[in-house]
């Protein structure tokens, strides 16, 4: 140089055009003589950035970022 994939809470991922959820991890409470389990509650996200399309976009589409993977 070409081609392909991924990007979504603090971490690992889901998700699919109709305003995002799990699991862990935080904090409170209870439970316990303490502390580990367990249980609830709860906070935590301008879905990697900018554009188009479309009533509506994390989902389609363009173009850029980082990373990976083949190829040469």
């Nucleotide at each position: 140089g070409a081609a392909g994939g991924u990007a979504u809470g603090g971490c690992u991922c889901a998700g699919u055009a109709g305003u995002a959820g799990a699991g862990c991890u935080c904090a409170u409470g209870c439970u316990u003589a303490c502390c580990a389990u367990g249980c609830a509650u709860g906070a935590g996200g301008u879905c990697c950035u900018g554009g188009g399309u479309u009533c509506a976009a994390u989902c389609c589409u363009c173009a850029g970022u980082a990373c990976c993977u083949u190829c040469a």
Model confidence (mean pLDDT): 80 of 100.
Transfer RNA from Camelus ferus, 72 nucleotides, folded computationally.
The sequence is in RNAcentral, with records from Rfam.
RNAcentral records the identical sequence in 2 taxa.
Its Rfam family is "tRNA". Its family is annotated with triplet codon-amino acid adaptor activity in the Gene Ontology.